Model confidence (mean pLDDT): 82 of 100.
Transfer RNA from Podarcis lilfordi, 63 nucleotides, folded computationally.
[in-house]
RNA sequence: CUGUAGCUCAGUGGUAGAGCAUCUGCUUUGUAAGCAGAAAGUCUCAUGUUCAAUCUAUGGCAG
Repeated sequence: CUGUAGCUCAGUGGUAGAGCAUCUGCUUUGUAAGCAGAAAGUCUCAUGUUCAAUCUAUGGCAG
């Protein structure tokens, strides 16, 4: 310094998004591509601050 979806990464005090990947449907003789839709996250852990913490403070863990 970093830790957020299977992977790569955004995000910002008001209950989280994208791309790729996956699944379903349409299209096609079939595959791929394309189009439509869906699923997938206790945001590394604990405690504190706050009406409210992914976001802030301290400590721990991993790299």
Rfam family: tRNA. Rfam describes the family as follows. Transfer RNA (tRNA) molecules are approximately 80 nucleotides in length. NCBI's taxonomy places the organism under Eukaryota, Gnathostomata, Squamata, Bifurcata, Podarcis. RNAcentral holds the sequence, with entries from Rfam.